[in-house]
Molecule: transfer RNA
Organism: Defluviitaleaceae bacterium
RNA sequence: GCCGACAUAGCUCAGUUGGUAGAGCAGCUGAUUUGUAAUCAGCAGGUCAUCGGUUCAAGUCCGAUUGUCGGCU
Repeated sequence: GCCGACAUAGCUCAGUUGGUAGAGCAGCUGAUUUGUAAUCAGCAGGUCAUCGGUUCAAGUCCGAUUGUCGGCU
């Protein structure tokens, strides 16, 4: 230099055909226990990397940029 993949909650990741953004773990509160752990119930947590385009509607489609990883030279 060229090609490809990926970027969504604190972490690991879903989100299928464009139509209300989710799970597990972690965190907080409560129940249970003499207490802790475990278990159970509930709660909170999001600029879907950034900018723009298409669309009635974009995490999803298109373009550019940034970052990470891999391959080729």